Predicted 3D model of a 479-nucleotide part of an RNA (small-subunit ribosomal RNA, 3' major domain) from an uncultured Pseudomonadota bacterium. It matches the Rfam family "Bacterial small subunit ribosomal RNA". The full RNA is in RNAcentral, with records from ENA and SILVA.

[in-house]
Context: one part of a larger RNA
RNA sequence: UGACGGGGACCCGCACAAGCGGUGGAGCAUGUGGUUUAAUUCGAGGCUACGCGAAGAACCUUACCCAGGCUUGACAUGGUUAAGACAGCGCAUGAAAGUGCGUCUCUCCGCAAGGAGCUUUUCCACAGGUGCUGCAUGGCUGUCGUCAGCUCGUGCUGUGAAGUGUUGGGUUAAGUCCCGCAACGAGCGCAACCUUUGUCUUUAGUUGCCAUCACGUUAUGGUGGGCACUCUAGAGAGACUGCCGGUGAUAAACUGGAGGAAGGAGGAGACGACGUCAAGUCAGUAUGGCCCUUAUGCCUGGGGCUACACACGUGCUACAAUGGCCGUUACAAAGGGCUGCAAAACCGUGAGGUGGAGCAAAUCCCAAAAAGACGGCCUCAAUUCAGAUUGGAGGCUGCAACUCGCCUCCAUGAAGUCGGAAUCGCUAGUAACGGUAGAUCAGCAUCGCUACCGUGAAUACGUUCCUGGGCCUUGCACA
Numbered sequence: 001u002g003a004c005g006g007g008g009a010c011c012c013g014c015a016c017a018a019g020c021g022g023u024g025g026a027g028c029a030u031g032u033g034g035u036u037u038a039a040u041u042c043g044a045g046g047c048u049a050c051g052c053g054a055a056g057a058a059c060c061u062u063a064c065c066c067a068g069g070c071u072u073g074a075c076a077u078g079g080u081u082a083a084g085a086c087a088g089c090g091c092a093u094g095a096a097a098g099u100g101c102g103u104c105u106c107u108c109c110g111c112a113a114g115g116a117g118c119u120u121u122u123c124c125a126c127a128g129g130u131g132c133u134g135c136a137u138g139g140c141u142g143u144c145g146u147c148a149g150c151u152c153g154u155g156c157u158g159u160g161a162a163g164u165g166u167u168g169g170g171u172u173a174a175g176u177c178c179c180g181c182a183a184c185g186a187g188c189g190c191a192a193c194c195u196u197u198g199u200c201u202u203u204a205g206u207u208g209c210c211a212u213c214a215c216g217u218u219a220u221g222g223u224g225g226g227c228a229c230u231c232u233a234g235a236g237a238g239a240c241u242g243c244c245g246g247u248g249a250u251a252a253a254c255u256g257g258a259g260g261a262a263g264g265a266g267g268a269g270a271c272g273a274c275g276u277c278a279a280g281u282c283a284g285u286a287u288g289g290c291c292c293u294u295a296u297g298c299c300u301g302g303g304g305c306u307a308c309a310c311a312c313g314u315g316c317u318a319c320a321a322u323g324g325c326c327g328u329u330a331c332a333a334a335g336g337g338c339u340g341c342a343a344a345a346c347c348g349u350g351a352g353g354u355g356g357a358g359c360a361a362a363u364c365c366c367a368a369a370a371a372g373a374c375g376g377c378c379u380c381a382a383u384u385c386a387g388a389u390u391g392g393a394g395g396c397u398g399c400a401a402c403u404c405g406c407c408u409c410c411a412u413g414a415a416g417u418c419g420g421a422a423u424c425g426c427u428a429g430u431a432a433c434g435g436u437a438g439a440u441c442a443g444c445a446u447c448g449c450u451a452c453c454g455u456g457a458a459u460a461c462g463u464u465c466c467u468g469g470g471c472c473u474u475g476c477a478c479a
Base pairs, nucleotide, nucleotide: 001479002478004475005474007473008472010470011469012468013467015463016462019426020425021424022423023422026317027316028315029314030313031312032311033310034308035307042053043052064303065302066301067300068299069298070297073126077125078124079123082120083119084118088103089102090101091100092099093098106117107116108115109114128292129291131290132289133288137286139281140280141279142277144275149188150187151186152185153184154183155164156163157162168179169178170177194269195268196267197266199237200236201235202234203233204232205231208227209226210225213224214223215222240263243257244256245255246254247253319419323378324377325376326375327374328373329372335366336365337364340359341358345354346353347352385416390411391410392409393408394407395406396405432455433454434453435452436451437450438449
């Protein structure tokens, strides 16, 4: 100087407390361990691995296993040999890949010799490796932590390590600001500048809108017309403790109030200092070294990654009456669409099929929002709860759904009656509940992820305790 303390003082955070909803019990989905296996490819491992890499394993993917094949190779560059277009076609064999045979046969310049180009081929340099090392690395990422810290120059103090500044008194979300001070300044962080959302003005008015006027319809901005309104998307305004009272060192600031759509950082996002964990990644890519080179490379068929006594994590669905079922009836936002989204109409109980209007989309389509509201049935029961499992019959995608896809209908109707010890999330348009869309994608997510809107709470006395962190101080046998 640090680190540490079941030392002290101060402070903060859904850290506790106060609340609401879960997990832990059940069934299923998914990841992991273990076991099994020819293989169940590899990585990730307390917080910070475990719905993680994977925004989608039937083949492909695919890296694993078995089998069949290839050896300058699936791919690149150069040299060399030989030949000719390459391609295509046919036959045999084969699961395919491949192997063997046959057929076909170059272009340009030049009289020619020859040269150039392209393709194939021989040999050689080499290619290739998801082989090893993340403890050789770059880059990127997680975490402490959006925590308020981390440093430097000069000066001063100390023999020196070093200190001071950065400590102290206040204050703040903040090393934020004020005051004081052997310090005076500065840098990286904080904040602001950026995006979005909340209010208003203005510009613009189609594909959006419809107040007024007119036309028309069973009906609808359907039409003329209009741009007022809504909205869209550009430019501005607006919030600054600016104003008033109080507290305070007259400071910084705090507290109450006015006005205001919004008030003291208005809400949300992006943004992550010096560093820590030899944290993670050689399998995203790059890359040193090592290793393989008729194989640890490459191609193909099939299988596996989907196994199953069991254990754990993360979820979904429930156990019901604030509910289930049936009928009728409202109100969104944000997205996607050309090998695409697909309306009406018709067929089918349905998945779906036929069909093809319209739309490269503020125009058309996906598209029905759902919870909600109104009415009816059920009456506390393992039930009209719950839906696992299984049988049968179908639909769709795709070369192909056996291993191993999704969906529909009929039948079946399991566990489960609110969950031990323990444990998680959340402070407001949040939790909880409800649906919608998208990426990936031939198909496959009602259960994952990322967005979107609808309904919409309770509680916070407080900081003693648990936990993590910041600052000062103290002890120390630690570095």